[in-house]
The RNA shown here (transfer RNA) has 75 nucleotides and comes from a Blastocatellia bacterium. The same sequence occurs in records of 2 taxa. Its Rfam family is "tRNA". Rfam classes the family as a transfer RNA. About the family: Transfer RNA (tRNA) molecules are approximately 80 nucleotides in length.

RNA sequence: UGCGGUGUAGCUCAGCGGUAGAGCGCGGGUCUCAUAAACCCGUGGGCGAAGGUUCGAAUCCUUCCGCCGCAACCA
Repeated sequence: UGCGGUGUAGCUCAGCGGUAGAGCGCGGGUCUCAUAAACCCGUGGGCGAAGGUUCGAAUCCUUCCGCCGCAACCA
């Protein structure tokens, strides 16, 4: 420098045009002498940034940024 992948909740991930979800975690409760487990309730992010297309964008397009991989370059 080129190519590809990836960026969504505290963490791991789903969602691929129609107002964002799960598991784990965290808080409360039931149970227990107590803890754990189990069960119930709750808690959460507007999707890396900017612009564009669209009635409508996390989702499509462009640029940029971070991370990962491959290739090239490299005295």